A computed fold for a 72-nucleotide RNA from a Candidatus Collierbacteria bacterium, annotated as transfer RNA. It matches the Rfam family "tRNA". Rfam classes the family as a transfer RNA.

[in-house]
């Protein structure tokens, strides 16, 4: 510096351009239990950032900015 790949709840991870952004793990409320642990119910929490395109964009282009890989 060339090229590629990536970026979603606190953590790991789905989502055919049109989903109330789902789902485990954690947390926080209730229930059960003589406690707890277990189990069972609900709740809170997320799309790096900024243009485009489109009726519509997490998704598609571009250009940052942060991991990672490769080449010199």
């Nucleotide at each position: 510096g060339g090229c590629c790949c990536u970026a979603u709840c606190a953590u790991c991870u789905a989502a055919c351009g049109g989903u109330u952004a789902g789902g485990a793990u954690a947390u926080c409320a209730g229930g059960u239990u003589u406690u707890c642990a277990u189990c069972c119910u609900g709740a809170a929490a997320a799309u790096c950032g900024g243009g485009g395109u489109u009726c519509g964009a997490u998704u598609c282009c571009c250009c940052g900015u942060g991991g990672g890989g490769u080449c010199a």